[in-house]
RNA sequence: ACCCAACUAGCUCAGGUGGUAGAGCAUGAGACUUUUAAUCUCAGAGUCAUGGGUUCAAGUCCCAUGUUGGGCG
Repeated sequence: ACCCAACUAGCUCAGGUGGUAGAGCAUGAGACUUUUAAUCUCAGAGUCAUGGGUUCAAGUCCCAUGUUGGGCG
């Protein structure tokens, strides 16, 4: 240089044929307990890597760029 894949909550990951973004863990509060832990309930947490395009509507489709991983002589 060329090819492929990934990028979504603090972390690991879902998200059908485009139609109001979710789970587990973690975090905070409450219940229970003599206290902690465990368990149960609730809550907060997102410019979906960046910029543009298509569309009534984009995490999803198109283009460019960036980062990471892999392949290749």
Transfer RNA from Austrofundulus limnaeus, 73 nucleotides, folded computationally. Rfam family: tRNA. The family's RNA type in Rfam is transfer RNA. RNAcentral holds the sequence, with entries from Rfam. The organism belongs to Austrofundulus, within Eukaryota.